[in-house]
Context: one part of a larger RNA
RNA sequence: GGAUGAACGCUAGCGGCAGGCUUAACACAUGCAAGUCGAGGGGCAGCGCGGGUGUAGCAAUACACCUGGCGGCGACCGGCGCAAGGGUGCGUAACGCGUGAGCGACAUGCCCGUAACCGGGGGAUAACCGAUGGAAACGUCGCCUAACCCCCCAUAACACUGGGAUCUGCAUGGUUUCCAGUUGAAAACUUUGGUGGUUACGGAUUGGCUCGCGUGACAUUAGGUAGACGGCGGGGUAACGGCCCACCGUGCCGACGAUGUCUAGGGGUUCUGAGAGGAAGGUCCCCCACAAUGGAACUGAGACACGGUCCAUACUCCUACGGGAGGCAGCAGUGAGGAAUAUUGGUCAAUGGGCGGAAGCCUGAACCAGCCAUGCCGCGUGCGGGAUGACGGCCCUAUGGGUUGUAAACCGCUUUUGAGAGGGAGCAAUAAGGUGGUCGUGCACCAUCGAUGAGAGUACCUUUCGAAUAAGCAUCGGCUAACUCCGUGCCAGCAGCCGCGGUAAUACGGAGGGUGCGAGCGUUAUCC
Numbered sequence: 001g002g003a004u005g006a007a008c009g010c011u012a013g014c015g016g017c018a019g020g021c022u023u024a025a026c027a028c029a030u031g032c033a034a035g036u037c038g039a040g041g042g043g044c045a046g047c048g049c050g051g052g053u054g055u056a057g058c059a060a061u062a063c064a065c066c067u068g069g070c071g072g073c074g075a076c077c078g079g080c081g082c083a084a085g086g087g088u089g090c091g092u093a094a095c096g097c098g099u100g101a102g103c104g105a106c107a108u109g110c111c112c113g114u115a116a117c118c119g120g121g122g123g124a125u126a127a128c129c130g131a132u133g134g135a136a137a138c139g140u141c142g143c144c145u146a147a148c149c150c151c152c153c154a155u156a157a158c159a160c161u162g163g164g165a166u167c168u169g170c171a172u173g174g175u176u177u178c179c180a181g182u183u184g185a186a187a188a189c190u191u192u193g194g195u196g197g198u199u200a201c202g203g204a205u206u207g208g209c210u211c212g213c214g215u216g217a218c219a220u221u222a223g224g225u226a227g228a229c230g231g232c233g234g235g236g237u238a239a240c241g242g243c244c245c246a247c248c249g250u251g252c253c254g255a256c257g258a259u260g261u262c263u264a265g266g267g268g269u270u271c272u273g274a275g276a277g278g279a280a281g282g283u284c285c286c287c288c289a290c291a292a293u294g295g296a297a298c299u300g301a302g303a304c305a306c307g308g309u310c311c312a313u314a315c316u317c318c319u320a321c322g323g324g325a326g327g328c329a330g331c332a333g334u335g336a337g338g339a340a341u342a343u344u345g346g347u348c349a350a351u352g353g354g355c356g357g358a359a360g361c362c363u364g365a366a367c368c369a370g371c372c373a374u375g376c377c378g379c380g381u382g383c384g385g386g387a388u389g390a391c392g393g394c395c396c397u398a399u400g401g402g403u404u405g406u407a408a409a410c411c412g413c414u415u416u417u418g419a420g421a422g423g424g425a426g427c428a429a430u431a432a433g434g435u436g437g438u439c440g441u442g443c444a445c446c447a448u449c450g451a452u453g454a455g456a457g458u459a460c461c462u463u464u465c466g467a468a469u470a471a472g473c474a475u476c477g478g479c480u481a482a483c484u485c486c487g488u489g490c491c492a493g494c495a496g497c498c499g500c501g502g503u504a505a506u507a508c509g510g511a512g513g514g515u516g517c518g519a520g521c522g523u524u525a526u527c528c
Base pairs, nucleotide, nucleotide: 001528002527003526004525006524007523008522009521010520013379014378015377016376017375018374019372020371021337026335027334028333030332031331032330035080036079037078040077041076043073044072047071048070049069050067051066052065053064054063055062056061087290088289089288096215097214098213099212100211101210102209103208106207107206111203112202113201114200115199116198117197119153120152121151122150123149129142130141131140132139133138159182160181161180162179163178164177165176167174168173188195189194216262217261218260223253224252225251228250229249230248231247233245234244235243265287266286267285268284269280270279271278272277292313293312294311295310296309315326316325317324318323343369345368346367347366351365352363353362354361355360382413383412384411385410392404393403394402395401396400418465419464420463421462422461423460427455433449434448435447436446437445438444439442472517473516474515475514476513477498478497479496483512484511485510486509487508493500494499
């Protein structure tokens, strides 16, 4: 000098863009953060409509009761989603990450393509109803019932087993094909247009595994290791493998640093530097790990699952003392810690995600707004003229002069900004639906019209007024740009280093003046 997720002191007009618990992975009140589908199902708690009966009334009508008939729909069964998105950096020195290869050892819901199929039969259960336990959380028993719930039979192989043949490679092997046997599928809804379902193969995507190389400190850590290293056989897995197991062998790693201890998420990148290098890994993106602590599996295409389950532990809460409930490292917010870090805001309008045929619903993802000079960038606080060089201040060699200083006053001009008034976006693409066209006539495709804006009456524009509303901070001995006076008298104090201060201090304190930067300026901390 540059840099920062900064903090502190003094000061502060505005805007744009960004950033904002670096400490206690400390504890958390409250609200929200994952639902959706009635075009799978039985139903009907609530709402609306219809129908029926009754009561009041001459009637219109009102009220009561019944009724799933319709729109819908709480709870329930079922499907899909909840493994994404969001957070944090505890652990991890590791195939964790980065990079380059491999799988002839693998999986892949939703999506796309191809081929084929969807025949028959059965069963249970929730809700509901009845009974009952409990303070609650939550149950228990009995009866009934549906489905795209569950099961059985049939049919189907490129699945499995055995046998034969063909081609081929990179060792185990791989490809194609024939025969025999075995097991093994399906689900309906419908507005009749379709949407679904099953099997097989292929694609795409995503993942799993293996390997080469790279990826901290300490040798004041030198030996480490018993599933340890390998083999045969099995189990297990989507898959290879001591992953696990029985038996057999005694290996395996290590000064090219094993083992141990300490530290640490990794990368893209960021800062600095001419570069080489050094340092860092906050925001954003990719990967990994974690979800009070430790352990375990279940479901599922996918988890050993942040807002799922079970167990243990610690803590907090409720309790009728018998027993229960909870997990903000989601968004806000609270306490604590700390030098220090924001609102218990708005909206699904856009983008994206989940479900749905769609309308739509959900979405603290996201988009916005709020707070903070935390940073970067931009703008302003006026411009021109104006000398008797005014008054005042300060200084001196003091009837005078210098300086503050064109600075002010005064004259003219402008209106960014500000205040008032008026207008006022883009972000909106389309959906439902309408119209037209195309063809292979479909809920098809194309074109066109066509609701919807949180932000926000915001940005922006026009107009009126009036210099009006807007400057500080540090420093002035040398390094280092900038000097005099007064006070003080080794005191009070300053200080980054050298050093100043003991009676004329350009170094302390004040004043005048100057210098530097400027809505900031200094100090502290850290890196180069």
Predicted 3D model of a 528-nucleotide part of an RNA (small-subunit ribosomal RNA, 5' domain) from an uncultured rumen bacterium. The prediction has a mean pLDDT of 83. The RNAcentral record of the full RNA draws on ENA and SILVA.